Predicted 3D model of an 85-nucleotide RNA (transfer RNA) from a Candidatus Woesearchaeota archaeon. NCBI's taxonomy places the organism under Archaea, Nanobdellati, Candidatus Woesearchaeota. It matches the Rfam family "tRNA". Rfam's curators write: Transfer RNA (tRNA) molecules are approximately 80 nucleotides in length. It is annotated as a transfer RNA.
RNA sequence: GCCCCAGUGGCUCAGCCUGGUAGAGCAUUGCCUUGGUAGAACUCUAAAAAGGCAAAGAUCGGGAGUUCAAAUCUCCUCUGGGGCU
Numbered sequence: 001g002c003c004c005c006a007g008u009g010g011c012u013c014a015g016c017c018u019g020g021u022a023g024a025g026c027a028u029u030g031c032c033u034u035g036g037u038a039g040a041a042c043u044c045u046a047a048a049a050a051g052g053c054a055a056a057g058a059u060c061g062g063g064a065g066u067u068c069a070a071a072u073c074u075c076c077u078c079u080g081g082g083g084c085u
Stems, first nucleotide, its partner, number of pairs: 001084007010026004020068001028055007038045002061077005
């Protein structure tokens, strides 16, 4: 120098080929249930742990173009990985 792959919530990934409401798991937060270390004279309060429900969070590495419409197509570019010379 050339070629290929990857970049999407905090993390790991799907979605891209074939343009049409941005999704999943984990994590986080709230609530409910079970639970009952512990505190208290009693009523009672309540941690760990387990299960369930819900919520918040990404305009898709950056920029430009095409289009009614772009994570998706085109061009430029950044970062990381691999290959060739």